[in-house]
RNA sequence: CGGGACGUAGCGCAGCUUGGUAGCGCACCAUCUUGGGGUGAUGGGGGUCGCAGGUUCAAAUCCUGUCGUUCCGA
Numbered sequence: 001c002g003g004g005a006c007g008u009a010g011c012g013c014a015g016c017u018u019g020g021u022a023g024c025g026c027a028c029c030a031u032c033u034u035g036g037g038g039u040g041a042u043g044g045g046g047g048u049c050g051c052a053g054g055u056u057c058a059a060a061u062c063c064u065g066u067c068g069u070u071c072c073g074a
Base pairs, nucleotide, nucleotide: 001073002072003071004070005069006068007067010026011025012024013023020057028044029043030042031041032040050066051065052064053063054062
């Protein structure tokens, strides 16, 4: 320098192909359960999707640029 993959909640990930209310597990909070803790049960809070721009009625999803991590090539 060229090309590919990945970036979504505190952590690990799905959703993207085919645009249409942002989800799952763990963690966290409350209540119940217990003598207390743990386990278990029920309920709840938290992200507008790395960043910027564009297309569209509507973008995590499509297009362009850019940043970070990583791999391959030179």

Transfer RNA from a Candidatus Gastranaerophilales bacterium, 74 nucleotides, folded computationally. It was read from a public genome assembly. The prediction has a mean pLDDT of 83. Its Rfam family is "tRNA". The family's RNA type in Rfam is transfer RNA.